Glycine riboswitch aptamer from an uncultured Anaerolineaceae bacterium, 103 nucleotides, folded computationally.
[in-house]
């Protein structure tokens, strides 16, 4: 320099769902009921890895049970967030830096 991986930034780029609900109610907070998943947070298969326990004359493998342990999401919870507008928003896109891999 390139390809390729991860990270951060930048644009005011694109980007869903569900109540502009009731309590004298513009928002915001409370307090109710009713609902959504895509900030962010927990949850787990198959497979692996360790141990015991049983069979094998013995060691060692090996089949089986049985505990721990690791193990993903846009699945699943619904704590947190959110149920008009704004704001936010996984994820995509487009620059840029930064690390790492390979010629």
């Nucleotide at each position: 320099a390139u390809u390729c991986c991860a990270a951060a930034a930048u644009g005011u780029g694109g980007a869903a769902g569900a109540g502009u609900c009731c309590g004298u109610u513009u928002a915001a907070u409370c307090g109710g009921c009713a609902c959504c998943g895509a900030a962010g947070g927990g949850g787990c298969a198959a497979g692996g890895c360790u141990u015991c326990a049983c069979c094998u004359g013995c060691u060692a493998u090996g089949a089986u049970g049985a505990a721990g342990u690791u193990g993903a999401a846009a699945c699943u919870c619904u704590c947190a967030g959110g149920u008009a507008a704004a704001a936010g928003g996984a994820c995509c896109c487009a620059u840029u830096u930064u690390g790492g891999c390979u010629u």